Molecule: transfer RNA
Organism: archaeon
RNA sequence: GGGUUUGUGGUGUAGUGGCAACACAAUUGGCUCCAGACCAAUAGAACAGGGUUCGAUUCCCUGCAAACCCA
Numbered sequence: 001g002g003g004u005u006u007g008u009g010g011u012g013u014a015g016u017g018g019c020a021a022c023a024c025a026a027u028u029g030g031c032u033c034c035a036g037a038c039c040a041a042u043a044g045a046a047c048a049g050g051g052u053u054c055g056a057u058u059c060c061c062u063g064c065a066a067a068c069c070c071a
Stems, first nucleotide, its partner, number of pairs: 001070007010024004018054001026042005047063005
């Protein structure tokens, strides 16, 4: 330098055009003499920009970052 793939809560993943889901973690409450475990609840996310579309996390383009391959 060229190519492929990936980018979603604090972390790990799912969903793939129409309400962004789950687990762990966090916070609060219950239970407990206290803590842990357990139960219940709460808060928390689409890499950036543009395009297509009635509607984009999803499709397309550019950039950025990471991993891998070639040189």